[in-house]
Context: one part of a larger RNA
RNA sequence: AGCGAACGUUAGCGGCGGGCCUAACACAUCGCAAGUCGAACGAGAAUGUAGGCUUCGGUCUACUAGUAAAGUGGCGGACGGGUGCGUAACACGUGGGCAAUCUGCCUUCGGGUUCGGGACAACCCGGGGAAACCUGGGCUAAUACCGGGCAAGACUACGGUGUCCUCGGACACAGCAGUAAAAGAUGGCCUCUGCUUGCAAGCUAUCGCCCGAAGAUGAGCCUGCGUCCCAUUAGCUAGUUGGUGAGGUAACGGCUCACCAAGGCAGUGAUGGGUAGCUGGUCUGAGAGGACGAUCAGCCACACUGGAACUGAGACACGGUCCAGACUCCUACGGGAGGCAGCAGUCGGGAAUUUUGGGCAAUGGGGGCAACCCUGACCCAGCAACGCCGCGUGAGCGAUGAAGGCCUUCGGGUCGUAAAGCUCUGUCGAGAGGGAAGAAUGCUCUCUGGGUGAACAAUCCAGGGGGAAAGACGGUACCUCUAAAGGAAGCGCCGGCUAACUCCGUGCCAGCAGCCGCGGUAAUACGGAGGGCGCAAGCGUUGUUC
Numbered sequence: 001a002g003c004g005a006a007c008g009u010u011a012g013c014g015g016c017g018g019g020c021c022u023a024a025c026a027c028a029u030c031g032c033a034a035g036u037c038g039a040a041c042g043a044g045a046a047u048g049u050a051g052g053c054u055u056c057g058g059u060c061u062a063c064u065a066g067u068a069a070a071g072u073g074g075c076g077g078a079c080g081g082g083u084g085c086g087u088a089a090c091a092c093g094u095g096g097g098c099a100a101u102c103u104g105c106c107u108u109c110g111g112g113u114u115c116g117g118g119a120c121a122a123c124c125c126g127g128g129g130a131a132a133c134c135u136g137g138g139c140u141a142a143u144a145c146c147g148g149g150c151a152a153g154a155c156u157a158c159g160g161u162g163u164c165c166u167c168g169g170a171c172a173c174a175g176c177a178g179u180a181a182a183a184g185a186u187g188g189c190c191u192c193u194g195c196u197u198g199c200a201a202g203c204u205a206u207c208g209c210c211c212g213a214a215g216a217u218g219a220g221c222c223u224g225c226g227u228c229c230c231a232u233u234a235g236c237u238a239g240u241u242g243g244u245g246a247g248g249u250a251a252c253g254g255c256u257c258a259c260c261a262a263g264g265c266a267g268u269g270a271u272g273g274g275u276a277g278c279u280g281g282u283c284u285g286a287g288a289g290g291a292c293g294a295u296c297a298g299c300c301a302c303a304c305u306g307g308a309a310c311u312g313a314g315a316c317a318c319g320g321u322c323c324a325g326a327c328u329c330c331u332a333c334g335g336g337a338g339g340c341a342g343c344a345g346u347c348g349g350g351a352a353u354u355u356u357g358g359g360c361a362a363u364g365g366g367g368g369c370a371a372c373c374c375u376g377a378c379c380c381a382g383c384a385a386c387g388c389c390g391c392g393u394g395a396g397c398g399a400u401g402a403a404g405g406c407c408u409u410c411g412g413g414u415c416g417u418a419a420a421g422c423u424c425u426g427u428c429g430a431g432a433g434g435g436a437a438g439a440a441u442g443c444u445c446u447c448u449g450g451g452u453g454a455a456c457a458a459u460c461c462a463g464g465g466g467g468a469a470a471g472a473c474g475g476u477a478c479c480u481c482u483a484a485a486g487g488a489a490g491c492g493c494c495g496g497c498u499a500a501c502u503c504c505g506u507g508c509c510a511g512c513a514g515c516c517g518c519g520g521u522a523a524u525a526c527g528g529a530g531g532g533c534g535c536a537a538g539c540g541u542u543g544u545u546c
Stems, first nucleotide, its partner, number of pairs: 001545003005542005012391006019383001020349001026346002031343002035075003040072002048063006082302003092226007101219002106215008114148004123138006154179003158175001160173005184207006193200003228274003235265003240262008277299004281292004304325005327338004355381001357380003363377001364375004394424004404415004428487001430482005438473001443467010490535005495516003501530005511518002
């Protein structure tokens, strides 16, 4: 000098920031943290109100409402958020490589979007079970599933030519053979065809779907160098090291397997043990260096413990699945349910760390054409002086230097202009009134220009103008007014180091102490007082780093 601090004591306000460092202990209990799309699809309530009928039990119709809840399907749930267990490793940092690779959504470009089929949920009927849930039969739609057709281009095999090359191969071109596609939805229109009312086929716009090329983004793999302590750890290794072949992967590879060879690493520290997430950075220091890795940002790892795969562009998946285990809970004892290292919150541990708050208004994310919905990410508020910064606790005048305390050589000295008193001011706090910025957009109306188009439909893009709505914080910040010095100072120290001295008490006692050391009868070192010194809403102590 620093701190994610704690403890003691004291405490007026505000701004900004940080707040389980310990048990990766267990989580009661409740709530919330991932949904969304009706412009993909089929079905479709209740309740209430009104009316009709009524044997007064009820029943029917309309609206509620094509709403709610649920189902099929699509996208998202691999992001965002948490934690630091494990890991001394290509985990991380940095520089390269992939001629050994993948990449949903997004952007650009090219081509296509044809003809059919059969199901399964929901629903209805039935069965089993305490429940979780399971099961039989029947109906049905799709952008769900399946088949056929077409194949510019793509992929695979074969050989050819050219260019390049790290000499392994890569790229381009043409040839031959084989393989694999698709889905529609919404709005508008009648130019062409049909009936001719207007609609349908059709055309058209937008959003989709399929194939391909490129980009962007993200990811995977390989590699040089760097990366803690112990030699009181000296030898380690059988898929081990290499080869051939095969399997597997998006992809190289002992990644896996069969066979063959006997290799590979190590004093430039192998192997073993201990400790530890790594980095940008943070603290300190003149620097070199040392220590650390909270908050913020990048990467990694993990999600009760261990193992495994499925789906998918992406996971071996925190709020998915399966198996095993420990623990907790329910049970009709047959069987089931759960996973806060998400936000709050509880127990426990501990010296120690907060509210079961508000809002999606902003920023960002997911879904949707959009309106909008969701979002404990986030933005805010709450708690605690935890830290940094700012402000206040008054200002001027005021000497019979009052009273009182303390000291005294008894003359006086000192607290001390300090108080009182007089004259002012009004920060903060209190009360009253006014009162934000943060809002850009999206939506809608209209105008202009442009694209597509047969079109003066429509739709899309850009720009101008107008309109309504939308702020959690918050009646907050800020401004004005009212009253009023009123409500606001403590803590440590005073032997030397080290700034600040006297008196009384005590008498090697009681005690102090960071080091040196004080105390045994005049103690500036113990305890009290007066005075002083230093910091100040803090001040000290402890811990820890330089």
Predicted 3D model of a 546-nucleotide part of an RNA (small-subunit ribosomal RNA, 5' domain) from an uncultured bacterium. Model confidence (mean pLDDT): 83 of 100. Its Rfam family is "Bacterial small subunit ribosomal RNA". Rfam links the family to the GO terms structural constituent of ribosome and ribosome.